The prediction has a mean pLDDT of 85. Predicted 3D model of a 476-nucleotide part of an RNA (small-subunit ribosomal RNA, 3' major domain) from a metagenome. The RNAcentral record of the full RNA draws on SILVA.

Context: one part of a larger RNA
RNA sequence: UGACGGGGGCCCGCACAAGCGGUGGAGUAUGUGGUUUAAUUCGAUCCACGCGAAAAACCUUACCGGGGCUUGACAUGUUGGUGGUAGGGAUCCGAAAGGUGACCGACCCCUCGGGGAGCCUUCACAGGUGCUGCAUGGCUGUCGUCAGCUCGUGUCGUGAGAUGUUGGGUUAAGUCCCGCAACGAGCGCAACCCCUACCCUUAGUUGCCAUCAGUUCGGCUGGGAACUCUAGGGGAACUGCCGGUGACAAACCGGAGGAAGGUGGGGAUGACGUCAAGUCCUCAUGGCCCUUACGCCCCGGGCUACACACGUACUACAAUGGUCGGUACAAAGGGUUGCAAGACCGCAAGGUGGAGCCAAUCUCAAAAAACCGGCCUCAAUUCGGAUUGGAGUCUGCAACUCGACUCCAUGAAGCUGGAAUCGCUAGUAAUCGCGGAUCAGCAUGCCGCGGUGAAUACGUUCCCGGGCCUUGUACA
Numbered sequence: 001u002g003a004c005g006g007g008g009g010c011c012c013g014c015a016c017a018a019g020c021g022g023u024g025g026a027g028u029a030u031g032u033g034g035u036u037u038a039a040u041u042c043g044a045u046c047c048a049c050g051c052g053a054a055a056a057a058c059c060u061u062a063c064c065g066g067g068g069c070u071u072g073a074c075a076u077g078u079u080g081g082u083g084g085u086a087g088g089g090a091u092c093c094g095a096a097a098g099g100u101g102a103c104c105g106a107c108c109c110c111u112c113g114g115g116g117a118g119c120c121u122u123c124a125c126a127g128g129u130g131c132u133g134c135a136u137g138g139c140u141g142u143c144g145u146c147a148g149c150u151c152g153u154g155u156c157g158u159g160a161g162a163u164g165u166u167g168g169g170u171u172a173a174g175u176c177c178c179g180c181a182a183c184g185a186g187c188g189c190a191a192c193c194c195c196u197a198c199c200c201u202u203a204g205u206u207g208c209c210a211u212c213a214g215u216u217c218g219g220c221u222g223g224g225a226a227c228u229c230u231a232g233g234g235g236a237a238c239u240g241c242c243g244g245u246g247a248c249a250a251a252c253c254g255g256a257g258g259a260a261g262g263u264g265g266g267g268a269u270g271a272c273g274u275c276a277a278g279u280c281c282u283c284a285u286g287g288c289c290c291u292u293a294c295g296c297c298c299c300g301g302g303c304u305a306c307a308c309a310c311g312u313a314c315u316a317c318a319a320u321g322g323u324c325g326g327u328a329c330a331a332a333g334g335g336u337u338g339c340a341a342g343a344c345c346g347c348a349a350g351g352u353g354g355a356g357c358c359a360a361u362c363u364c365a366a367a368a369a370a371c372c373g374g375c376c377u378c379a380a381u382u383c384g385g386a387u388u389g390g391a392g393u394c395u396g397c398a399a400c401u402c403g404a405c406u407c408c409a410u411g412a413a414g415c416u417g418g419a420a421u422c423g424c425u426a427g428u429a430a431u432c433g434c435g436g437a438u439c440a441g442c443a444u445g446c447c448g449c450g451g452u453g454a455a456u457a458c459g460u461u462c463c464c465g466g467g468c469c470u471u472g473u474a475c476a
Base pairs, nucleotide, nucleotide: 001476002475003473004472005471007470008469009468010467011466012465013464015460016459019424020423021422022421023420026315027314028313029312030311031310032309033308034306035305042052043051063301064300065299066298067297068296069295072125076124077123080120081119082118087104088103092099093098107116108115109114127290128289130288131287132286136284137283138279139278140277141275143273148187149186150185151184152183153182154163155162156161167178168177169176193267194266195265196264198235199234200233201232202231203230204229212222213221214220238261241255242254243253244252245251317417321376322375323374324373325372326371333364334363335362338357339356343352344351345350383414388409389408390407391406392405393404394403430452431451432450433449434448435447436446
C1' cells in the first nucleotide's frame, strides 16, 4: 500500500421488510447431468443448463456403420503429355457416390511452325469443426451504470509511498459548494444521440359530413386542407419564478404556472482493472499433429436413446370459471421463387380458383381478454387435457426410426403443492391476444407490439451484494 475481520462509523441497491404473482407437488415441452449406445458430435458448471443452435427427417453434421476417391470438393505455381481434346453422353455394375464408356463433339490468338484455355500427368502443395483459449488477436461474460481509476507539477517522507482523492455539507454520481500544501488535468459521471409525452409550422391519393353537393349509403363520388394521422423542421423544462430551511454556499422542502418538473419515462452508451473467466467449432493466428487419411464424396443410422436426478418454461387443478351464440376496440410488423379478398367444395385441417398488391392504396387479418344473453351448480365434473386407437390434410425426392395440423373416439395425473426458493416499485406486476426473425415444413423458445391493469414500501435491526472513512492483523 492492499486484502481480510462472526471490528467500528456513514451510505446505497426489489438486499431485507411491506405487498402481488410464481418455482419446488402433477402432466407435457425443452436444456443439462447420469446411464445406455456402433454413434448417442462438440463446447458451456456463482458469470453453464428454451445457452452457442434466429429452426437436427435428407442436407445441416462436426458423430457412427458401410461403399468409394487420392494434386484431391477448393487455390497458386511447376514437369511432361494431349485434337477426335474440352464438353455432352446411350449401355452396363451400383443404394448412391463412384466406375465403365458406344456415339455426338467444340472455343481464343496465329507469322500455319505453334501458342492459350481445358483435360491427363509429375512435383511443390491443397485440406483438417485434429490438439493447445495455460502461446495469441478479435469478440464476449462478470463485478457493475457500481462511482470510481489515474496523471503532470509542487510539497512531505531515507524509502515503499503519501498528499491531491481526506474533512464539513450535498447529490443518482469523485454531483456540486465550502475548507484545506496543494494547484491543475485525463479516463469514467452528466450532457451531446434515438424513442416517447405537449404545441407550432411545412406537406397533403391515409383521415373528414368538420363545411357544401350527389349518393346504388361504403369517404363511395365531386370537393375541401380544418381535425386525426403520417414525417421533415422548430419550440418547450432551466431549480427559470415565489415562500421556507441552510454557512450569505451548494443544495433540500413546499408552491405557482405548465402537456410535462427537479436526471419527466425508456433506450443506446460499460472507466482503470478482476476472474491464466469463455471462445483455436464464427473468423484470424504461433506451435504441435494427420497426409491413399485425423482430408474429400456418398447411402443409411445417430445428435430424437431412458431406471433416474436438476434447471427453464407451457397447461392445469376450476364458478373472478367452462361452454355456446351475439357484438365491439389495437399497435407493431411481413409479403413478387411472395401475401392472397370475394366466391365455391369440405364438420375441419385444407382444397379449387384467382380479383388486387413491389403495397399509409391490395393482403396476411380474426385481435383476445372485455361486454350482452343462454346452459353448466361444486361433481375428478360440460374442470383438466396427457395417453392411445382410427380416419385424414399439408410441406417435401422422402414424414418408419423422427414433422406440423385436423376430425371422431379415448379420456391419465392433477382438488394450490414439504424443506427451500425466484421475479416485480407503475402503465410496473399480473393477465390477454397480435406480429417478426430462423424457415420447404415445424415455436410452450427468442425478439418485438399493443389491450385490460393492481397491491405495497413503517423502516434499515437482520440476510446478500456494493461504495467511502477508520481500526486490528503472525496474510500478500